Model confidence (mean pLDDT): 82 of 100.
Predicted 3D model of a 329-nucleotide part of an RNA (large-subunit ribosomal RNA, domain IV) from Gossypium hirsutum.
[in-house]
Context: one part of a larger RNA
This record gives sequence, C1' cells and structure tokens, in this order.
RNA sequence: CUCUCUCUAAAGAACUCAGUAAAAUAACCCCAUAACUUCGGAAGAAGGGGUGCCUCCUCACAAAGGGGGUCGCAGUGACCAGGCAUGGGCGACUGUUUACCGAAAACACAGGUCUCUACAAAGUCGUAAGACCAUGUAUAAGGGCUGACGCCUGUCCAUUGUCGGAAGGUCAAGGAAAUUGUGACUUAAUGAUAGGAGAGCCGGUGACCGAAGCCCCGAGGAACGGCGGUCAUAACUAUAAUGGUUCUAAGAUAGUGAAAUUCCUUGUCGGGUAAGUUCUGGCCCGCACGAAAGGCAUAACGAUCUGGCCUGUCUCGGAAAGAGGCUCA
Repeated sequence: CUCUCUCUAAAGAACUCAGUAAAAUAACCCCAUAACUUCGGAAGAAGGGGUGCCUCCUCACAAAGGGGGUCGCAGUGACCAGGCAUGGGCGACUGUUUACCGAAAACACAGGUCUCUACAAAGUCGUAAGACCAUGUAUAAGGGCUGACGCCUGUCCAUUGUCGGAAGGUCAAGGAAAUUGUGACUUAAUGAUAGGAGAGCCGGUGACCGAAGCCCCGAGGAACGGCGGUCAUAACUAUAAUGGUUCUAAGAUAGUGAAAUUCCUUGUCGGGUAAGUUCUGGCCCGCACGAAAGGCAUAACGAUCUGGCCUGUCUCGGAAAGAGGCUCA
C1' cells in the first nucleotide's frame, strides 16, 4: 500500500446521478394507535413499557398472573430476527417480460363496449384428404379497442372504411340482328382482264340483351378520423358577457392544465429552506390536454421523487486486528 473487519471527538447527507454502502430497527408479552377508506383495511401504523435469578400466593403437573427479595454497565445478556413517517406522478391490485444492459409507467388482468358467427358456424392450418375451434352451440366461439371500482363519455357522416338500398348512369365474358374484307368455284374457246356465285377463313365492325362493382340514396363514431379565423365593443384603465364578417362536415362540451404533454421558461403568486432551474398548492396566455389510441378522481398495492431518526457517505481524517504485498535478513 491492497483486501476483510472493529472503533472514532464535533457536526450529521454538507457526499452522491441517487442515503449506493454502512448504521439504525429487530424476538416475545402488555398498553396504545391518526388522516383517509371501496368499511375489508390503513396497522406490526406511529408511540410507550416489560423480559434474569430466588421465594411465597392464585393455580392442574404446564402456562399465565400477583407479592417480596436479590445481582450485574448490560437479563430475547452471545448468535439469529421489520427501519419509520409525509406529499405528488404513473399503473387499480396478485401476476408476466428483453436467457447475457433495461422488471417498468411496458404486457396481462377481472370489468366495459363494438363486431362476426345458426353449426358441415365464423375463424385458423393444409394443394388436398383432414384437423383445431369442440365431442362446444349465441349465458357459446372468434376478432378489435379499452382496462378494478367511482363520476362520466360532448359534437361532426364532408373524406376513408362498414352496413343497407335498388330507380337511374356506367360496365365484362358471352349471345346477337345487320354490315364488311378475302375468297375456293364458275361464265366469257384459252391467258391478261371483266362478270356471277357465295362455301371456308370458328375473318373484321357491331344495333340490341347482359351480373357484381363503381357513380347514386341512406344509416352508422366505444368505425379510420376531425373538432376555425378575423375585426370591433362596457361611464378611469384593462378585459370582453356582446356584435359584425368569413370559411367549414362540425368548430373542443364536462373535466383537467408550465403536465411523463409548456417552445418562450428558472412563466407568475404562495409553501417548504438562511439560501430551492427540483418539489408542492394556486393561476391559465394549452407553441402542441381532452373524453374507451378513454377524461377526471381514487382506498389498497408497488424494487420511483422530498422531510425526521440514524450513521465515517462526507467535512477530514485518525487508531487497532487479521490476510496479502513490499523492503531487509
């Protein structure tokens, strides 16, 4: 010097990303126990007191209780054995997860709601046979979203998607009246050439018939989604209940809000501190919250943020012990 461990005056988180680590708490018995609450909890809340040995009594032999005495610094005499409280965010909870960075606010969940499915079900796997669903049958099964409970869940159907409708428009294959190209053959004695005829080429064009779809009409938001601008106005000023104008399918309701969302921003005003970019309670000017991609509250729970006890984490070091290293022999 390194590691393991013990103690440390005064102060006590000033350390640090963070009380990480350490310390503190601890067993059993008795007393006592707040806010809040879904009345179950919270709760071992918190906070106090006791514990050895001898002897007597109650007593059932034990345990427990009561009286008296006695020793020590110390009686669950060593070891083993909850730290606690407070406010806020998120998620209701127990549970699950990135084998080897990350256990969480992510996933799941009970509950809610929408939708599909009448059984040879829908859905899934497979080319098929067949299988799962299910030896189930709508109080069932599949899918989507939300996520206990509580109070609620506003508005818009113009777009996209879905469902329903069938009058009109458009519209394929196919059928097809008609029309047309070429043209075997034939007549002119024969050839050029001219005329006739019309088979074949499943030749070309094609009126008309022709389903779904689309256009069209309607419904529907716990479907995808959306939820304005500008100007003026009240008897100080300020502000604008109000009015004008313009655009839209409709202009954001309740609740909440510098938020896990706020750029400006360390917004502003309180609280806590001697001092607080964090925290907490208000305000609302929400760059860019908002109602099942749910909104807002919540007791309980939880390996987050702030105060008290405690302490060598630190101020700031110091002193032992054991093991190793190093130096010398």